[in-house]
Molecule: Glycine riboswitch aptamer
Organism: Candidatus Nanopelagicales bacterium
RNA sequence: AUCAAUCAGGUGGGAGAGUUCGUUAAAUCGAACGCCGAAGGAGCAAGUCCUUCCCGGAACCUCUCAGGCAAAAGUACCCCUUGAUGUUG
Numbered sequence: 001a002u003c004a005a006u007c008a009g010g011u012g013g014g015a016g017a018g019u020u021c022g023u024u025a026a027a028u029c030g031a032a033c034g035c036c037g038a039a040g041g042a043g044c045a046a047g048u049c050c051u052u053c054c055c056g057g058a059a060c061c062u063c064u065c066a067g068g069c070a071a072a073a074g075u076a077c078c079c080c081u082u083g084a085u086g087u088u089g
Base pairs, nucleotide, nucleotide: 001088005085006084007083008082009081010080012078013077018033019032020031021030022029034069035068036067040065041063042062043061048058049057050056
C1' cells in the first nucleotide's frame, strides 16, 4: 500500500399480511377468529443448495416461539461508504 472474505457503523433502496364486536380523542384498549415472514429464534421432518455418495452442514427452506398485519418506525438483503481484522506485495 492492500483483491476477496468477516465483523461493527453510516447514507439510500427495501416486501408481506385483517376483519368483526365493544371501547377510546386516536389504528387507544380488550376479546374472538383469521393471516404474514425478510429482525431474532428453532429444525433439518419435507423440498433445495454444498458435499463423488452417505454422514454432515446451510439457507431466501420449514415452523411460527418472538415479531408483525392503516401510516410511521423496524426489517433480511443490495449498492456506495468508514473503521477494524485479515491476505498479498